A computed fold for a 330-nucleotide part of an RNA from a microbial mat metagenome, annotated as large-subunit ribosomal RNA, domain IV.

Context: one part of a larger RNA
RNA sequence: UUAUGUUGAAGGAACUCGGCAAAAUGACUCCGUAACUUCGGGAGAAGGAGUAACUUUACUUGGGCAACCUUGUAAAGUUGUCACAAAAUCGGGGAUAGCGACUGUUUAAUAAAAACACAGGUCUCUGCUAAUUUGUAAAAAGAUGUAUUGAGGCUGACGCCUGCCCAGUGCUGCAAGAUUAAAGGAAGAAGUUAUUUGGCUUCGACCCUAAACCCCAGUAAACGGCGGCUGUAACUCUGACGGUCCUAAGGUAGCGAAAUUCCUUGGCAUUUAAUUGGUGUCCUGCAUGAAUGGCGUAACGACUGUCCCACUGUCUCCAACAUAAGCUCA
Numbered sequence: 001u002u003a004u005g006u007u008g009a010a011g012g013a014a015c016u017c018g019g020c021a022a023a024a025u026g027a028c029u030c031c032g033u034a035a036c037u038u039c040g041g042g043a044g045a046a047g048g049a050g051u052a053a054c055u056u057u058a059c060u061u062g063g064g065c066a067a068c069c070u071u072g073u074a075a076a077g078u079u080g081u082c083a084c085a086a087a088a089u090c091g092g093g094g095a096u097a098g099c100g101a102c103u104g105u106u107u108a109a110u111a112a113a114a115a116c117a118c119a120g121g122u123c124u125c126u127g128c129u130a131a132u133u134u135g136u137a138a139a140a141a142g143a144u145g146u147a148u149u150g151a152g153g154c155u156g157a158c159g160c161c162u163g164c165c166c167a168g169u170g171c172u173g174c175a176a177g178a179u180u181a182a183a184g185g186a187a188g189a190a191g192u193u194a195u196u197u198g199g200c201u202u203c204g205a206c207c208c209u210a211a212a213c214c215c216c217a218g219u220a221a222a223c224g225g226c227g228g229c230u231g232u233a234a235c236u237c238u239g240a241c242g243g244u245c246c247u248a249a250g251g252u253a254g255c256g257a258a259a260u261u262c263c264u265u266g267g268c269a270u271u272u273a274a275u276u277g278g279u280g281u282c283c284u285g286c287a288u289g290a291a292u293g294g295c296g297u298a299a300c301g302a303c304u305g306u307c308c309c310a311c312u313g314u315c316u317c318c319a320a321c322a323u324a325a326g327c328u329c330a
Base pairs, nucleotide, nucleotide: 001325002324003323004322005321006320007319008318010316011315014314019311027051028050029049030048031047036041038157052079053078054077055076056075057074058073059072062069063068080084092309093308094307095306096305097304098303099301100300104116105115120155121154122153123152124151125150132141133140134139158296159295160294161293163226164225165224168223169222170219171218172217173216177214184207185206188203189202190201191200192199193198227245228244229243230242231241254288255285266282267281268280269279270278271277
């Protein structure tokens, strides 16, 4: 000096990206316990008190004919230590916001999460030789199942809800029209042969036409989308109201500087002595918004932000000690 431990005056997070690490809490009995809540929880909430040994009394377990021995509880008293759950083992707690309902799963060896899954919701397909899938096929899974089935997509407990747009892209349906391939039919034309009508080859208007595409309609918990400019109220400001252009329709309820806000450290309030942080509110939403789900939400979380109490060598500011290594000599 390093590693692992132990201890530390005064202060107590001033450390730091961040209380990381350490300290503190810890058992049992009794008392006591808030908001909120899906009435189950929250809850070991929080916050307190007691705990040793001996004696006596009361009750008590088992044994005994009984005396009495034994197990446990309670009360009263006595005794000793600085310290009685005397060691080891053994929750720190509270408040608030975000995300995800939850238990669960995951990048074996840098990511455990807000990602995946989930119960629940919804859409589409599926009438059985089912749809779907594997296979060239035979065949097999689905299923020794039968629409309360099975398959696929999206969302993700629960509560309140889920607005407008079918113009584009997709999907579904319809059969009227238009268009279209080969095949089939076929007026006719050309060549050649024989010449008696004919035979052979090539070309061929036109007719008959399939799906698809066009066309028509439906469909957004299908993919997706959801506006400008301008005037206006008796101070000013604002604009309930009006005009005009465009569109398939112009963003509804909610939420909002947000895991989304560029300008931005937005304005105000609160928290601090001081805050680019946190919370509440406002709305001027660069570029929120409704199962690409919107907004809430008790419980839960080795998740993320902020604050408070307790606690401490994290720090002010380092020191001492123990053990192991390191250095020198052997």
Rfam family: Bacterial large subunit ribosomal RNA.